[in-house]
RNA sequence: ACAACGGAGAGUUUGAUCCUGGCUCAGGAUGAACGCUAGCGGCAGGCCUAAUACAUGCAAGUCGAGGGGCAGCACGGUAGCAAUACUGGUGGCGACCGGCGCACGGGUGCGUAACACGUAUAUAAUCUGCCUUUAACAGGGGGAUAGCCCGGAGAAAUCCGGAUUAAUACCCCAUAAUAUAUUUGCUGGCAUCAGUGAAUAUUAAAAGCUCCGGCGGUUAAAGAUGAAUAUGCGCCUGAUUAGUUAGUUGGUGAGGUAACGGCUCACCAAGGCGACGAUCAGUAGGGGAUCUGAGAGGAGUACCCCCCACACGGAUACUGAGACACGGAUCCGACUCCUACGGGAGGCAGCAGUAAGGAAUAUUGGACAAUGCCCGCAAGGGUGAUCCAGCCAUGCCGCGUGCAGGAAGACUGCCCUAUGGGUUGUAAACUGCUUUUGUACCGGAGAAAACCUCCCCUCGUGAGGGGAGCUGAUAGUAUGGUAAGAAUAAGCAUCGGCUAACUUCGUGCCAGCAGCCGCGGUAAGACGAAGGAUGCAAGCGUUAUCCGGAUUCAUUGGGUUUAAAGGGAGCGUAGGUGGACUGAUAAGUCAGUGGUGAAAUCUCCGAGCUUAACUCGGAAAUUGCCAUUGAUACUGUUGGUCUUGAGUAUAGUUGCCGUUGGCGGAAUAUGACAUGUAGUGGUGAAAUACAUAGAGAUGUCAUAGAACACCGAUUGCGAAGGCAGCUGACGAAACUAUAACUGACACUGAGGCUCGAAAGUGUGGGGAUCAAACAGGAUUAGAUACCCUGGUAGUCCACACUGUAAACGAUGAUUACUCGCUGCUGGGAGGUAACUUUCAGUGGCUUAGCGAAAGCGAUAAGUAAUCCACCUGGGGAGUACGCCGGCAACGGUGAAACUCAAAGGAAUUGACGGGGGCCCGCACAAGCGGAGGAGCAUGUGGUUUAAUUCGAUGAUACGCGAGGAACCUUACCAGGGCUUGAAAGUUAGUGACCGGUGGUGAAAGCCACUUUUCAGCAAUGACACGAAACUAGGUGCUGCAUGGCUGUCGUCAGCUCGUGCCGUGAGGUGUUGGGUUAAGUCCCGCAACGAGCGCAACCCCUACCAUUAGUUGCCAGCGAGUAAUGUCGGGGACUCUAAUGGAACUGCCCGCGCAAGCGGAGAGGAAGGUGGGGAUGACGUCAAGUCAUCACGGCCCUUACGUCCUGGGCUACACACGUGCUACAAUGGCCACUACAGAGGGCAGCUACUUGGCAACAAGGUGCAAAUCUUCAAAAGUGGUCUCAGUUCGGAUUGGGGUCUGCAACUCGACUCCAUGAAGCUGGAAUCGCUAGUAAUCGCGCAUCAGCAAUGGCGCGGUGAAUACGUUCCCGGACCUUGUACACACCGCCCGUCAAGCCAUGGAAGUUGGGAGUAUCUAAAGUCGGUAGCCGCAAGGCGCCGCCUAGGGUAAAAUCAAUGACUGGUGUUAAGUCGUAACAAGGUAGCCGUACCGGAAGGUGCGGCUGGAACACCUCCUUU
Repeated sequence: ACAACGGAGAGUUUGAUCCUGGCUCAGGAUGAACGCUAGCGGCAGGCCUAAUACAUGCAAGUCGAGGGGCAGCACGGUAGCAAUACUGGUGGCGACCGGCGCACGGGUGCGUAACACGUAUAUAAUCUGCCUUUAACAGGGGGAUAGCCCGGAGAAAUCCGGAUUAAUACCCCAUAAUAUAUUUGCUGGCAUCAGUGAAUAUUAAAAGCUCCGGCGGUUAAAGAUGAAUAUGCGCCUGAUUAGUUAGUUGGUGAGGUAACGGCUCACCAAGGCGACGAUCAGUAGGGGAUCUGAGAGGAGUACCCCCCACACGGAUACUGAGACACGGAUCCGACUCCUACGGGAGGCAGCAGUAAGGAAUAUUGGACAAUGCCCGCAAGGGUGAUCCAGCCAUGCCGCGUGCAGGAAGACUGCCCUAUGGGUUGUAAACUGCUUUUGUACCGGAGAAAACCUCCCCUCGUGAGGGGAGCUGAUAGUAUGGUAAGAAUAAGCAUCGGCUAACUUCGUGCCAGCAGCCGCGGUAAGACGAAGGAUGCAAGCGUUAUCCGGAUUCAUUGGGUUUAAAGGGAGCGUAGGUGGACUGAUAAGUCAGUGGUGAAAUCUCCGAGCUUAACUCGGAAAUUGCCAUUGAUACUGUUGGUCUUGAGUAUAGUUGCCGUUGGCGGAAUAUGACAUGUAGUGGUGAAAUACAUAGAGAUGUCAUAGAACACCGAUUGCGAAGGCAGCUGACGAAACUAUAACUGACACUGAGGCUCGAAAGUGUGGGGAUCAAACAGGAUUAGAUACCCUGGUAGUCCACACUGUAAACGAUGAUUACUCGCUGCUGGGAGGUAACUUUCAGUGGCUUAGCGAAAGCGAUAAGUAAUCCACCUGGGGAGUACGCCGGCAACGGUGAAACUCAAAGGAAUUGACGGGGGCCCGCACAAGCGGAGGAGCAUGUGGUUUAAUUCGAUGAUACGCGAGGAACCUUACCAGGGCUUGAAAGUUAGUGACCGGUGGUGAAAGCCACUUUUCAGCAAUGACACGAAACUAGGUGCUGCAUGGCUGUCGUCAGCUCGUGCCGUGAGGUGUUGGGUUAAGUCCCGCAACGAGCGCAACCCCUACCAUUAGUUGCCAGCGAGUAAUGUCGGGGACUCUAAUGGAACUGCCCGCGCAAGCGGAGAGGAAGGUGGGGAUGACGUCAAGUCAUCACGGCCCUUACGUCCUGGGCUACACACGUGCUACAAUGGCCACUACAGAGGGCAGCUACUUGGCAACAAGGUGCAAAUCUUCAAAAGUGGUCUCAGUUCGGAUUGGGGUCUGCAACUCGACUCCAUGAAGCUGGAAUCGCUAGUAAUCGCGCAUCAGCAAUGGCGCGGUGAAUACGUUCCCGGACCUUGUACACACCGCCCGUCAAGCCAUGGAAGUUGGGAGUAUCUAAAGUCGGUAGCCGCAAGGCGCCGCCUAGGGUAAAAUCAAUGACUGGUGUUAAGUCGUAACAAGGUAGCCGUACCGGAAGGUGCGGCUGGAACACCUCCUUU
């Protein structure tokens, strides 16, 4: 310099992530409607539905300066007293003749997919009243007809007849040619032709009126305006509409038209249109504009403007400059109205208005004052066009509802952690100020200037200019002034996220909300209300529709390996695209210029209403089309040349390439014969089956059909499907080499054609094996399956169909370009070889790059180009209907209603697997002992009951809370009481309280009597009672509102963090790997380096030693004493007690190992590899348990759900389960004798000892608040007896007598003695504990406690084993890895039939209706044609005939829609039935195509795929 003003996202699939993909929201708009609300003004807008039907009024008239005239009105005149009569004389004028207008203006959008519309052209193929300009002319004549009058018909509308009459009405003659015909000249053009001369022939005109100014008439030419016709381009959806057309397409001739033309007709030809979408069907007026959008686009046609079409539904012409005519005519039809029943009348899609329809859309208003239009010379008349007013918040714009001050931060309301604070809130009150709007009063526009009349000026038969006068529906409106006074004026929606705005109460998956996600099941910011807040505001929300966001149809600007999507493959037509050099051209392309692109709108600038909306002026824009001039790089067209694309030739090479013959061996089956005897076969195990009528096995021979072991391999060939013994014939292909030939001949490829596994079909063969269906046997709850025995189609061949597969590399074809490494196959070149190199193919890894990631990566999914195919949320559905193909099966094409907010891809972390690897644990195994059977004890369930209080319920409830229910406990039930209460605190007051007695009562309680204070000088205090008040109380609910505590996984070895690194991210790494350990214990390695909670250690007990200290313990030595005893003096040696230390660390040795560490019955040692035991429980899981230990939020009860008392219950009892005790006996029972502990307890206690009792125990009595006294052993040992039995086992049950505790042993205690003497003889399926001082066995103690249901719990010591090969299996757990459709996480997810409710839909004997067409019959009005009759002077008309046609009738078929008994599948709906098909190897891997079968998912056969796990092997690759 040029150029630009313009583009936002969010929610929702998941445990989380990235992606794909739909749904939804935020914005703008509207002719809107609905709900709530409402002060004013300006400007706009207002039947979107029934082009349904219309009462009433108005919407098109005007001209007397065309005419005859005169009904009504006024004036005049005449007659008359007047009423009145007469009179066109005047103003004027109904009806009539005539002229012009009525084709404009106004309405509507039915029809129309078309030259209708838009745009650009053409008319050399046309017309045009009024208007403008130019030129010429207007002479003569004629007969009628309305009206008026008379008569007649009719209910009416209206009609008929007679007589008479005018014209700017009509006719004839004259004149007039650039008209028509013929001949001829010149000029021009893209063709037909056009323009312009000359000559001859033929025919066609006119109107008057007048105020004398003028207004008109005819012909011709030109203009303007308007109209008509033709053409290019643009212009909706459907192919489940593919063929269509008979005046159809063209020609010749004629007719017709303003004009071209099959526009019409005769004849001739057979064409025309169509995949670049004809025809048909559906829908629709088109455009400027408008809305939206960054734009490109998309939607859309209300108001305003242009064009078209229509005027009750159709048809037809007449008049006219113009119509096939909205407020004209004729006919047909439907409908409405009048009628005297004979006939008539009508058309609001003009303005108002009515009814109807509908969610919904206004006044039966004023005026022609303005702007326009028609008529007229004009005055003027008309105008529902128009200008105004009325109604409506329908929209846009503007204004107002006050402004300033004012904190005791007032009261009320609401909330809270509540003597208080917060909020409402400067908000109010209060003080001052203002007056828009409203109210009252006063004034009051502009829109008006013309026409016309009068006057003046200029030029002059008229025109222009100036002045004065006349005219306002709106409207007393806009607007101005004055007055009083904050006075007259705020709502609606929302407040979980998106999305600005939060609390309380009510409700309790109810009522309800919701645009999407989703809220609501008792603490709801989501429902309803309130307070508060937010947004907008005379409006605010909702609903509907359109665009946007949506790059979600992608030209701008998308994709197709796995998310939706590459056709199964090839050949090839049309089409699209196309190598190198050069010339021409100028179609595309680019640039300049011209025309057009109406106005309005939009944008910018300016102006007018007080502003704005609105309006006006100017500019810009109108991205388009046409014409013309130029440029020529690229594309196209055309000429020439080239060789690199492509093809050819020659010489070789290669292969499971194809077709068709021949041949071969092994195996199998069958048959024959032989040998031979009892089984064979099959399975997880069996059975069916075969076999003594001789199977199977073995041998020989024969026959048959099918398939080709080894070689054989990520090998090779082919377009794909696919192709494998050997060999012949025929055919095809690829590659290499040469660079000889042609010279772009190429690529792709819609339709089309051909090929196309398996299954399947037809006909004819063949039939060994295998094998759908089928049969039988098993398995199973069942087993229409998996397994077994058989077995038919089929499997094989020929010919003909079918045409589909996970037809896959889930990857279309072709071409070019882009790092490397390394195998294999087929060729070539070089080299002796190793090897190097070059083509073509086929694998693996990888760089850049790409990708959502996984991954791809020269064989691309990279970078580009061309062409084709395909996709656009999931389901419904590859279904229905239609069409095409097929013998059929079925294939191809291929929807919609309805329904959901997802469906999906890749990857991540977990969890899970009847996946894998590795490891651990009394997990299994090896052992010992139990339990499950019996009786009893105890707990639970169930049942019962007035109550059997409550909780705990797989592991992790069930001898659990409870470490002790006769009352109490006690929470439950019945009954009787109390209500500030059973307990605690404060206080006025009283002075007692306590105690005793009596009555009543089951007791609690109630009533009565009695006794009576203490300390202090006092005040007062202690204690007790106590009105009233404030506090109570609840074992009532919620453990799913909670704290705390606890169980379990689990004493398992895990769980995390910081920084760094990797990944778009979730996340990973660290923590994985190799070893090792009890251990994430330690070592080594490593993109990780460190750290924390756990592990271990530190703590306690125990095992050994030392030191210190010795009483109540001990007693070796010394002494004393006893019947005897540490009894006494004494002692510290020992034991012991209880404090402090030591000791153990793989430290030492050997072996292995890099190390960590492991092994060694090693040494030493009291103890050896954590010595044994305890305490100690990571992050977390189970909404695990507990509101009844306690605490606590919320809710609930308050003369009761609180509290006191008596009695009962928690102890019930057909039954089921758990945990225990005692047993079933001889390793034992009984009797007698005799020894040895530890840890605890003890004063309302433990009790020695003595006496009594058979005993429980009682009476007496001593010691001890404890190393002092006491409680104090049993099993074992010794001896005896019993001898295998329901016993000398076992002790339940029952009877009787007692003892003890206690207010009280009935329900309901323990103990003792005598008697009784049940079941039970080792326990089914199944199941539990334990690895050493352990199991087993024996007794002792303690807590609770008056006593005890204790066989329980917690401790203590005595005696004292067996076994572990090992980790395949069961259970649980840890780590790594793998699959997953699971994430509430396998107790997961999920499929189909059946049954039920609901919705939409297909078929269906039919039925009904609509529109369009065909054939045929009939045919109104009317044009045209013919015409012999009739009328007319004539023009012409009537009548008759013919053609065509609206309409009507008939017929058959197609099409669309509605409906239809019955019927098919689909979708959907908290808890229906049957199974369990899929997801893990889903328990038979799954899936695809096909065929058969089965209640159902499904099963099986054949072929295919990996989108299959695991293991083994092979091959290849990477690294060393």
A computed fold for a 1520-nucleotide RNA from a Bacteroidota bacterium, annotated as small-subunit ribosomal RNA. Its mean pLDDT, the model's own confidence on a scale to 100, is 82. The sequence was found in a public genome assembly.